RNA sequence: AAUAGCCUUCGGGGCAGGGUAAGGUGAGAGCCGAUCCCUACCGGCGGUAUGGUGGCCCAGACCACCGAGCCCGCGAGCCAGCAAUGGCAGAUCCGGUGACAGGCCGGAGCCGACGGUUCAGUCCGGAUGAGAGAAGGCGAUG
Numbered sequence: 001a002a003u004a005g006c007c008u009u010c011g012g013g014g015c016a017g018g019g020u021a022a023g024g025u026g027a028g029a030g031c032c033g034a035u036c037c038c039u040a041c042c043g044g045c046g047g048u049a050u051g052g053u054g055g056c057c058c059a060g061a062c063c064a065c066c067g068a069g070c071c072c073g074c075g076a077g078c079c080a081g082c083a084a085u086g087g088c089a090g091a092u093c094c095g096g097u098g099a100c101a102g103g104c105c106g107g108a109g110c111c112g113a114c115g116g117u118u119c120a121g122u123c124c125g126g127a128u129g130a131g132a133g134a135a136g137g138c139g140a141u142g
Base pairs, nucleotide, nucleotide: 002141005138006137007136008135009134010133017038018037019036023032024031025030040122041121042112043111044074045073046072047071051066052065053064054063055062069110070109077088078087079086080085092108093107094106095105096104114125115124116123
């Protein structure tokens, strides 16, 4: 300095405003009241890197850190099964720059488990759960 293994801790955000309605309530006027409509808001983990910041006298294709919801993969979740296990699992285009853009700049879009409830990414619930993983510690042995 590093490896197997072990331990500890950490490990998800978001409905604000207006309209309408089922329904509720009231003697009545009226009031309350969506998941619908307009609009608002949100973005887990690892990887990748033509961007950003800093460093090596300068500079770079070098080094460090940061950098994608819709590019690759994972996670929770769902379906079948007694189980092992198997299966399912969202969404991006256009223009610009450039040798190259899926990532940069500009613009316009799109997506979001299951159960409940009036049809829910944002409410309630499983969940004081689980978890991709992150940080730290111990560390046989070579």

This is a predicted structure of a 142-nucleotide RNA (FMN riboswitch aptamer (RFN element)) from a Chloroflexota bacterium.
The sequence was found by an Rfam model in a public genome assembly.
NCBI's taxonomy places the organism under Bacteria, Bacillati, Chloroflexota.